[in-house]
RNA sequence: GCCGCCUUAGCUCAGUUGGUAGAGCAACGGUUUUGUAAACCGUAGGUCGACAGUUCAAGCCUGUCAGGCGGCU
Numbered sequence: 001g002c003c004g005c006c007u008u009a010g011c012u013c014a015g016u017u018g019g020u021a022g023a024g025c026a027a028c029g030g031u032u033u034u035g036u037a038a039a040c041c042g043u044a045g046g047u048c049g050a051c052a053g054u055u056c057a058a059g060c061c062u063g064u065c066a067g068g069c070g071g072c073u
Base pairs, nucleotide, nucleotide: 001072002071003070004069005068006067007066010025011024012023013022019056027043028042029041030040031039049065050064051063052062053061
């Protein structure tokens, strides 16, 4: 220098044909216990990496950039 993949909650990841963003774990509160853990119930937590474009509508499609991983030279 060229090519490919990834970027969504604190962490690991889903998200179908473009139509109001979810799970598990973690955190917090409650029930239970002499107390802790476990179990059960509930709550909170998101500018979907950034900026543009397409569209009535974008996490999803297109472009550029940034970061990460891998391959080739």
Transfer RNA from a Candidatus Saccharimonadota bacterium, 73 nucleotides, folded computationally. Its Rfam family is "tRNA". By type it is a transfer RNA. The sequence was found in a public genome assembly. NCBI's taxonomy places the organism under Bacteria, Bacteria candidate phyla, Candidatus Saccharimonadota.